Small-subunit ribosomal RNA from an uncultured bacterium, 1467 nucleotides, folded computationally. Model confidence (mean pLDDT): 82 of 100.

[in-house]
RNA sequence: AGAGUUUGAUCAUGGCUCAGAGUGAACGCUGGCGGCGUGCUUAACACAUGCAAGUCGAACGAGAACGGGUUAUAGCUUGCUAUAAUUGUCAGCUAAGUGGCGCACGGGUGAGUAAUGUAUAGAUAACCUGCCCUCUAGAAAGGAAUAACAGUUGGAAACGACUGCUAAUGCCCUAUAUGCCUUUAAUACAUAAGUAUGCAAGGGAAACGCUUUAGUGCUAGAGGAUGGGUCUGUAUGGUAUCAGUUAGUUGGUGAGGUAAUGGCUCACCAAGACUAUGACGCCUAACUGGUUUGAGAGGAUGAUCAGUCACACUGGAACUGAGACACGGUCCAGACUCCUACGGGAGGCAGCAGUGGGGAAUAUUGGACAAUGGGCGAAAGCCUGAUCCAGCAAUGCCGCGUGAGUGAUGAAGGCCUUAGGGUUGUAAAGCUCUUUUACCAGGGAUGAUAAUGACAGUACCUGGAGAAUAAGCUCCGGCUAACUCCGUGCCAGCAGCCGCGGUAAUACGGAGGGAGCUAGCGUUGUUCGGAAUUACUGGGCGUAAAGAGUACGUAGGCGGUUAUUCAAGUCAGAGGUGAAAGCCUGGAGCUCAACUCCAGAACUGCCUUUGAAACUAGAUAGCUAGAAUUAUGGAGAGGUUAGUGGAAUUCCGAGUGUAGAGGUGAAAUUCGUAGAUAUUCGGAAGAACAACCAGUGGCGAAGGCGACUAACUGGACAUAUAUUGACGCUGAGGUACGAAAGCGUGGGGAGCAAACAGGAUUAGAUACCCUGGUAGUCCACGCCGUAAACGAUGAUAACUAGCUGUUCGGGCUCUACGAGCUUGAGUGGCGCAGCUAACGCAUUAAGUUAUCCGCCUGGGGAGUACGGUCGCAAGAUUAAAACUCAAAGGAAUUGACGGGGGCCCGCACAAGCGGUGGAGCAUGUGGUUUAAUUCGAAGCAACGCGCAGAACCUUACCAACCCUUGACAUGGGUAUCGCGGGAUCAGAGAUGGUCCUUUCAGUUCGGCUGGAUACCACACAGGUGCUGCAUGGCUGUCGUCAGCUCGUGUCGUGAGAUGUUCGGUUAAGUCCGGCAACGAGCGCAACCCACACUCUUAGUUGCCAGCAUUCAGUUGGGCACUCUAGGAGAACUGCCGGUGAUAAGCCGGAGGAAGGUGUGGAUGACGUCAAGUCCUCAUGGCCCUUACGGGUUGGGCUACACACGUGCUACAAUGGUGGUGACAAUGGGUUAAUCCCAAAAAGCCAUCUCAGUUCGGAUUGGGGUCUGCAACUCGACCCCAUGAAGUCGGAAUCGCUAGUAAUCGCGUAACAGCAUGACGCGGUGAAUACGUUCCCGGGCCUUGUACACACCGCCCGUCACACCAUGGGAAUUGGGUCUACCCGAAGGCGGUGCGCCAACCAGCAAUGGAGGCAGCCGACCACGGUAGGCUCAGUGACUGGGGUGAAGUCGUAACAAGGUAACCGUA
Repeated sequence: AGAGUUUGAUCAUGGCUCAGAGUGAACGCUGGCGGCGUGCUUAACACAUGCAAGUCGAACGAGAACGGGUUAUAGCUUGCUAUAAUUGUCAGCUAAGUGGCGCACGGGUGAGUAAUGUAUAGAUAACCUGCCCUCUAGAAAGGAAUAACAGUUGGAAACGACUGCUAAUGCCCUAUAUGCCUUUAAUACAUAAGUAUGCAAGGGAAACGCUUUAGUGCUAGAGGAUGGGUCUGUAUGGUAUCAGUUAGUUGGUGAGGUAAUGGCUCACCAAGACUAUGACGCCUAACUGGUUUGAGAGGAUGAUCAGUCACACUGGAACUGAGACACGGUCCAGACUCCUACGGGAGGCAGCAGUGGGGAAUAUUGGACAAUGGGCGAAAGCCUGAUCCAGCAAUGCCGCGUGAGUGAUGAAGGCCUUAGGGUUGUAAAGCUCUUUUACCAGGGAUGAUAAUGACAGUACCUGGAGAAUAAGCUCCGGCUAACUCCGUGCCAGCAGCCGCGGUAAUACGGAGGGAGCUAGCGUUGUUCGGAAUUACUGGGCGUAAAGAGUACGUAGGCGGUUAUUCAAGUCAGAGGUGAAAGCCUGGAGCUCAACUCCAGAACUGCCUUUGAAACUAGAUAGCUAGAAUUAUGGAGAGGUUAGUGGAAUUCCGAGUGUAGAGGUGAAAUUCGUAGAUAUUCGGAAGAACAACCAGUGGCGAAGGCGACUAACUGGACAUAUAUUGACGCUGAGGUACGAAAGCGUGGGGAGCAAACAGGAUUAGAUACCCUGGUAGUCCACGCCGUAAACGAUGAUAACUAGCUGUUCGGGCUCUACGAGCUUGAGUGGCGCAGCUAACGCAUUAAGUUAUCCGCCUGGGGAGUACGGUCGCAAGAUUAAAACUCAAAGGAAUUGACGGGGGCCCGCACAAGCGGUGGAGCAUGUGGUUUAAUUCGAAGCAACGCGCAGAACCUUACCAACCCUUGACAUGGGUAUCGCGGGAUCAGAGAUGGUCCUUUCAGUUCGGCUGGAUACCACACAGGUGCUGCAUGGCUGUCGUCAGCUCGUGUCGUGAGAUGUUCGGUUAAGUCCGGCAACGAGCGCAACCCACACUCUUAGUUGCCAGCAUUCAGUUGGGCACUCUAGGAGAACUGCCGGUGAUAAGCCGGAGGAAGGUGUGGAUGACGUCAAGUCCUCAUGGCCCUUACGGGUUGGGCUACACACGUGCUACAAUGGUGGUGACAAUGGGUUAAUCCCAAAAAGCCAUCUCAGUUCGGAUUGGGGUCUGCAACUCGACCCCAUGAAGUCGGAAUCGCUAGUAAUCGCGUAACAGCAUGACGCGGUGAAUACGUUCCCGGGCCUUGUACACACCGCCCGUCACACCAUGGGAAUUGGGUCUACCCGAAGGCGGUGCGCCAACCAGCAAUGGAGGCAGCCGACCACGGUAGGCUCAGUGACUGGGGUGAAGUCGUAACAAGGUAACCGUA
């Protein structure tokens, strides 16, 4: 620091995902040791049991227990044990009690609390503070009770009641009081409220207690320290789908209350207070130091440790006290649990352990007060689940180990293999060593100061034995380090994202090997990061998400210029604070580290104070460049109202006139003989101002505005001078305007026209087309408030090259009805810099800056639901979530495609000739049949194709019968020496049995070599079995179409482009010209073969002109000619004319055997179709192995209601039949130009005379020939007889452009035989092509695209089915909260107090007084109740849409002009 994923590829946008770090974690597999940490995140759920707060006898009475003393008794060990009694005058002690201090600390938890909290900085001149420290002063004189205890008594118990006795550092009264408290004159000071001093008056203390001393307690006051209370500034979550809240509410005066300020409380008075800088409400939440992540800024978090707060079963309340409204206190109410004798009682683990429950999940009912602290005590000491330790848990961090060296035959085994080898792998074994840990034994600390050690015989040290006790987990397709085999076969499964698996899976499972980490490893959850993906640092808004429809304007934000001032912001210095711990740096201690300790730095903050004065803010005084005002002027569909006008349309009336009109792709509905359409005249109505003008012209903020005239009226602009003096810009809320459609009321209604009706079209047609037609469109008034309201581009200001149109002004010059120059305001085109993902924008910015507002943050769900506001309604506005996907979207590129466009070609059409489709037959295919009808080929490009030839064989198929190392190959062993030939028996044959005949070669003479046969065993043979979608090779096809590419350069961010496009031309990317291209390759063409002409060479088997000869080129002779087969030449737009750019070329002509590629062939670019072939051959993998192999006989491939393709023969006279009859060529026969196959057919003559015929020949009967072991299934031919359909063929469709079509015969291959097929050969020998509109195919350029498996594409909606989440919903259940009223426990307060009372006073006393208690009353008030409202959640018959699903149904809406251009708003 990035990476994967949208595409055929690219760039950018944008989401999703990954790699990192962290964790109080959990789960899976595994697990040696130690150190240091950590350990209920859930039910603030309920709790059995034990412990967690006591202590003081030096405050007090008392003496039950214990100890001691004394006495007695018993046992006897003769000074001990046991028992009993006694002792309170024991410097032993103590249960219980009075009293003091503590129990408000320590420990737990985070429910509540969004501020009575917390953090930070201040204030307290508005306060308190037990124990502690310092200082000052004091401590006098008395008194009355009460628990314990004793007695009586109630109760099951808890717990009481009455009578009597007693003490104190318990309680009470009095005295004293410099000081203290309250009130206060006066004086001084002062920072606002005030503070200090203070005459005088009033008020209130105590324990001569404990103690031998020393001392320690007590009271009042002052100060300190510590700890708190209260107040203030700032900061501290979400939500506006919470916008208004509030009556003690806000303030004042007075009083009460408190330690203290204060509506804290009360009485009266006033009507305020808070709020868009978010009040009030709702939801969530303890806060902080810190922790975690991050480069930082930030984000998330608030376990352990530390500070603060809150709470203690739930709610309320006070008491005591220095301190509580009190976790292990009290009272009351409630819920729950327990005890009960049913009358009543008891309880509170969110202390430490522990239990149940909940949960994915979190430990021992341990030890000790040894240390550190705390409480009490004078102290010893006691208490202390605080704490220190141990136990459990890999829960985290850190450290260590599981051995080290050597060891190659590279062992065995495993795995792979191209079978050679490779790898595991120096790894192992073996040899030589070591002993950390663990184990055994011995010693043995620090923590403690004289003593005291839970931990603990622990840490540590020494010795011993022995490699001994100790390795796993995940991953290996890419991201991401690491690859092979087997199994499986879209199954089983994997998956973080992309995705893998349908028979060769590096992605599933196993194995081998490898990679990573390591006592752990992986998974899951969660946080930050990456994510600049909320952007302060640090993003955007023309088309990707995003500028509000437009303007005015409030708050707010920002704001020209000069000077002075101030010091809020700002900057600098100083001071205080920012707890400790943590982080960081430097040291130190545990063997290291983690961990701990010490020191420093830091804590980016807040406050106080001193200064500076540039900038911003404030204040004051000015300025004129911004803004506004004034005057003059012209331009304009700017607005509103009123009036006027003509053309057109329709209707009405009248005239002319007659049969149609209208409408369409074509029609029909419709109108018309009751007179339409057409035409002429007149009239009426409403609407729009249509054409010309008219223009990327004008005006307006936008919507929008278009005949003319008038009135009223808004704005902009130009010029000029003066005035004001920043008055400005933007603008959340707000207000106004705002097309069309729509709504309300009332008018109006010609044309047009949703709905609707009819006619067409169609498979359907609720559409497109046609005929009609109502709302509406128009006017007035009032609503609505939305549009693709678009420049998809907010407003304002400034700056930044130009060129050229156009509209409206001003100025200057001139040759003046005009032109030129210049200056403003608009409105267009092109274009530089710059910007942009690109397209593009470009002084009218999407450039460079500044200010302000609005908006965006993946697609879908959804601009939807709910709630609010607005509306008469329609609906508008504001605006989510669950769920679901890994994309959705932008620009550009290359293709492909289009019922887009342009150009061009082809027997593509057209023009012609002949066919197919109808008949019979042949042949192939489908289908059907069958035991089998072997298999393959399937639009063109399968179908007389593989098959150049199925009776057996072929043959692969079927039935039956046989063989199993095999019909065939190689290798080992044994035996034999042949092989071969013949006969015979059984059998369908294969095969089996018997017999006869024959007896290999070489040789070193050795069973030595070679060969052959048989047998045995195993490796193996064999397979026309599967996969052509694993392959090679070969082939078809587009297509003999003219294309397909590369190098360098250039352009582009890039995919790519250029070249290859363009203008001509060609059969051709053929050539020429031009051009950011220049060249090149594969294709085209040429080179090759055949044919056509000539020359030459050579004349045998060929030929014969002339000479001889013959039946005959038969022979002599010749080789001229034909011909044969070798070579050479010939044709190149070369020549002439025209045309064209003078080019390439084209047109015409001459010559020539041949003329523009002379004709025909061979030749097939890059590629496409997973085209065809595993049954030609080869081959990977799979499968069979007494069979899916091999052999034999017979059958089948030849079947036959039917359908299709390709052919043959015909339907006849251009013919049939008979006769006659010349000239061919290719080829074959072993060699052969000889001989043979071999008759060419056409042609000519005669006959037939239009008929199912002398046409046609199928079919059938009989006979025969040939081939062959064999013609039954199932051959060909011949003869006689038979003589079917068929009289030129529907829709449709095929071939062909010249020696071609058509027609005629001939030959050959394979082959025993079989040809209408295939491949060749020659004979005769036409017609037509105007032309490129259309059909089909192809090429180039261009355009659109939502296609890229590429239109056989993509894709939309309803319906049906399944599942999921969600809205509405009668109702129902529960929670929260508010209002009104009722009830009114405990409690303090107020009142009363007739009942009652020890202390003080008076009194001899009785008694009275002062003071108080119970009781009662009152207001307050928790719980509870009644009624109503608001709100949240659950359930819910039924219902609405949404999403997702395998190949369902119906259509085809969108993407191409998508076949009616698409889309937005509305009905």
The sequence is in RNAcentral, with records from Greengenes.